[in-house]
Context: one part of a larger RNA
RNA sequence: ACCUACGAGUUUCCGUUGCCGGCAAGGUUAAGCGCUAUGAAGCGUGCAUCCGAAGCGAAAGCGAGUCUGAACAGGGCGUUCAGUCGGCAGUGGAAGACGCGAAACCAAGUGAUCUACCCUUGUCCAGGAUGAAGUCCGGGUAACACCGGAUGGAGGUCCGCACCAAUAAGCGUUGAAAAGCUUCUGGAUGAGGUGAGGGUAGGAGUGAAAGGCCAAUCAAACUUGGAGAUAGCUCGUACUCCCCGAAAUGCAUUUAGGUGCAGCCUCAGACAUGCGACUGUGAGGUAGAGCGACUGAUAAGAUGCGAGGGCUUCGCCGCCUGUCAAGUCUUGCCAAACUCCGAAUGCGCAGUUCGCUAAGUCUGUGAGUGAGGGCACGGGUUCUAAGGUCCGUGUCCGAGAGGAGAACAAUCCAGACCAUCGUUUAAGGCCCCGAAAUGACAGCUGAGUUAGUCUAACGAAGUCCGAUUGCACAGACAGCUAGGAUGUUGGCUUGGAAGCAGCCAUUCAUUUAAAGAGUGCGUAACAGCUCACUAGUCGAGGGAUCGGGCGUGGAUAAUAAUCGGGUAUGAAGUUGUCUGCCGAAGGCGUGGGAAUCAUAAGAUUCGGUAGGGGAGCAUUCCGGCGGCGUCGAAUGAGGAGCGUGAGCCCCUCUGGAGCUUCCGGAAAAGCAAAUGUAGGU
Numbered sequence: 001a002c003c004u005a006c007g008a009g010u011u012u013c014c015g016u017u018g019c020c021g022g023c024a025a026g027g028u029u030a031a032g033c034g035c036u037a038u039g040a041a042g043c044g045u046g047c048a049u050c051c052g053a054a055g056c057g058a059a060a061g062c063g064a065g066u067c068u069g070a071a072c073a074g075g076g077c078g079u080u081c082a083g084u085c086g087g088c089a090g091u092g093g094a095a096g097a098c099g100c101g102a103a104a105c106c107a108a109g110u111g112a113u114c115u116a117c118c119c120u121u122g123u124c125c126a127g128g129a130u131g132a133a134g135u136c137c138g139g140g141u142a143a144c145a146c147c148g149g150a151u152g153g154a155g156g157u158c159c160g161c162a163c164c165a166a167u168a169a170g171c172g173u174u175g176a177a178a179a180g181c182u183u184c185u186g187g188a189u190g191a192g193g194u195g196a197g198g199g200u201a202g203g204a205g206u207g208a209a210a211g212g213c214c215a216a217u218c219a220a221a222c223u224u225g226g227a228g229a230u231a232g233c234u235c236g237u238a239c240u241c242c243c244c245g246a247a248a249u250g251c252a253u254u255u256a257g258g259u260g261c262a263g264c265c266u267c268a269g270a271c272a273u274g275c276g277a278c279u280g281u282g283a284g285g286u287a288g289a290g291c292g293a294c295u296g297a298u299a300a301g302a303u304g305c306g307a308g309g310g311c312u313u314c315g316c317c318g319c320c321u322g323u324c325a326a327g328u329c330u331u332g333c334c335a336a337a338c339u340c341c342g343a344a345u346g347c348g349c350a351g352u353u354c355g356c357u358a359a360g361u362c363u364g365u366g367a368g369u370g371a372g373g374g375c376a377c378g379g380g381u382u383c384u385a386a387g388g389u390c391c392g393u394g395u396c397c398g399a400g401a402g403g404a405g406a407a408c409a410a411u412c413c414a415g416a417c418c419a420u421c422g423u424u425u426a427a428g429g430c431c432c433c434g435a436a437a438u439g440a441c442a443g444c445u446g447a448g449u450u451a452g453u454c455u456a457a458c459g460a461a462g463u464c465c466g467a468u469u470g471c472a473c474a475g476a477c478a479g480c481u482a483g484g485a486u487g488u489u490g491g492c493u494u495g496g497a498a499g500c501a502g503c504c505a506u507u508c509a510u511u512u513a514a515a516g517a518g519u520g521c522g523u524a525a526c527a528g529c530u531c532a533c534u535a536g537u538c539g540a541g542g543g544a545u546c547g548g549g550c551g552u553g554g555a556u557a558a559u560a561a562u563c564g565g566g567u568a569u570g571a572a573g574u575u576g577u578c579u580g581c582c583g584a585a586g587g588c589g590u591g592g593g594a595a596u597c598a599u600a601a602g603a604u605u606c607g608g609u610a611g612g613g614g615a616g617c618a619u620u621c622c623g624g625c626g627g628c629g630u631c632g633a634a635u636g637a638g639g640a641g642c643g644u645g646a647g648c649c650c651c652u653c654u655g656g657a658g659c660u661u662c663c664g665g666a667a668a669a670g671c672a673a674a675u676g677u678a679g680g681u
Stems, first nucleotide, its partner, number of pairs: 001681006011095013026051002032045005055062002065077004098236002101233001105226006116200009125190001127159003130155001134151006163187003168183004202218001205213002239616006249262005263369002265366001267364005274356003278351005288341001289339002295335002299331005306324002308321004372397010402413003417592004422588003428582003431566003437579001439578006450568002458553002462550008471541001479537005485510003490504003516531001520529002593606005617670001619667006626660003636653004641648002
């Protein structure tokens, strides 16, 4: 891992609702006893009890009333409506109460053959080194002290086997081993190692103290019991078909992943509404707008009450101002907690013709839900960030299959009763992969832009279209040839300043076809080159501004690596117009099924999680009437058929003794899952 077997809403009592039945203003017996039987049974008896038929009040008590009250008032609760005893089903409560699952708590016992410490009694420690005290001898001292040499053999002394330990590394890691092996290492006469016997016990022991050890178990051992502890938690919870079909919200909660009530679902009963459209009529203060209509905020200018500062003859007066500034005026502007105003929608009520049609309301039974999520729109929050978060309205997913979107819960299309090699469409597509026009007409793009998810500010004689405005055959624009002068080196400044460092201005005048007291380069200053401007040449368009379309740069990520791919350029890109076709479980056609309503035709409906309701299949046993079976029961294997399905039935073989229709009854009554249990492979 697979197969087989087992494996989870049960039973009792007390309520409650529905259905069925008995009796009925009544209903009903319990234990016990008697009889009959032998099937824990039946029939009687037992009339205690319980429920109902009357309530109200705390009660006395009164009574279709009563209580409150001064009340003949008002008000509260009653007076109208049949119960009761059984059976069955749903569900609530008390019990282990659908099953499995804690960590823990308590009690009584069992453990110190492991290990910790202690007691008693034994035993063990190769060899080598060092050489304390003391003693002796010699020296030395007044005597000591002291010095030297021997002797001596101390020490939690040194080196190092056994022994004990365990520093580092390697190996081992389904090991040789549930802690080991190898090498190095620490102690090795000591607080040493070790044998035997004994002692201390669970909130207790023991501990040179690590929460260590107390039999491979220790922040409280193990065994049994209370015990099926409790588990608002996790997991699992077994046959079929049919009908309906949610919620993830509000309020409250030692409450937030639980629960109560309400909301939304279902079933039963009663009643007769409901939704949409239209019309009419209401309430309102949002969007917008506005603010010389309030509360506030507020830009620029004008005026300047008043204040500050300076001057002053610092009394009064007065003068000035690079300051602040009320109010007024002109132009302008902002607000969720501003409003002189003010929609569209939505909401309330009513009406009637219309549409859908039974959606609606109430009473009662049974629930589930109370983690929601995406998208669009209106907002708060955040960064006008988020696949963020919090509300509102709608929708879809949730609980929704099918087609499109390459793939992709919620985006687009569309709601699957079954069958159909029928038909027609939606979104989206029609070169190939790929079903369908390499369709038609007219533009644009030249970047493989694009066919793509997103691409900005800013930049550019890209290109196409439109608009406005100067110049131009009396010759424009561009190019070429020539001129571009004089007073004058304008004045000032300056070392110099001559068109060209800088300042000034009646930037003037003259000659001119034209030529600035000078556009740029240049010089120390001049010079020099050039421009504006003019003529000639040439011979037809040329310049500026604004708007729009498609492109271009800006443009950076990891496979050559992606438009889904191949690939595509008068397109298979893009814009506009047109026709055809493909395309879904949509629509229609044909055949069939079920439910509801109607029955004369018929009409409508049938996606579905939690969940409610209905109808059935199968297994085991029992009662009744029967039936089958050694001329072969159950079982097993293979095959044919029937039923929407659970399943049923038949044939052949196997097997060798029981099986079972129908009508009822009762359950140890259905397995794929629980890291399920046991066995087998």